A computed fold for a 100-nucleotide RNA from a soil metagenome, annotated as SAM riboswitch aptamer (S box leader).
Formats: sequence, C1' cells, structure tokens
RNA sequence: AUCAAGAGGGGUGGAGGGAAUGGCCCUACGAAACCCCGGCAACCUCCCGCAAGGGAAAGGUGCCAAUUCCAUCAGGCUCCAACAACAAGGCCUGGGAGAU
Repeated sequence: AUCAAGAGGGGUGGAGGGAAUGGCCCUACGAAACCCCGGCAACCUCCCGCAAGGGAAAGGUGCCAAUUCCAUCAGGCUCCAACAACAAGGCCUGGGAGAU
C1' cells in the first nucleotide's frame, strides 16, 4: 500500500479444513499435507514515458469455495406504527486482528 475482481485438474494420502473465538460453511461424490501439470494477479522484475500513466509475464514471491465467508472494538444512521428511550435487527464509517 492492497484485500467486493480474478484463477483447478490429476496423483499420493486418509480426516480433517476455512488464522483465533462464536456463527455459518466445506469435506468419504475424499479434508489437511506433499508432488505434477495448468491458471490468476502483477509485489519484485523487464519495456515505453520527464511525469502521470501504460504495457509484458521468462524468472522470484503470492494466490486459485463462500467479501479477509460473516461477526468480534468504537461511532453514526435506520427500524421496532402515539411519543420518548433501550435491547435485538439492517446499513454505513473508522479501528483492531490477519493475509500479501
């Protein structure tokens, strides 16, 4: 700095996995892990350019269920049909944590 986009097949393996907690999911129609091949992205890299910006993908890194799967802390708005206020719910903003 970015995180609403993007990208899966096979082999080995044999019960877990999605960071934590809660939820909710995925998984014997085969989890994790390892290997092979493929792909996505464009951080490093390379090219053009004064810059803004644009382009490339051989190599390194990362990634290829669900928004970082959702929530977690704080605030705002809204809703709850007299009015006021609270909880729960919905939406938004920021933070924290995490990933690269």
Rfam family: SAM riboswitch aptamer (S box leader). Rfam describes the family as follows. The SAM riboswitch is found upstream of a number of genes which code for proteins involved in methionine or cysteine biosynthesis in Gram-positive bacteria.
Its mean pLDDT, the model's own confidence on a scale to 100, is 80.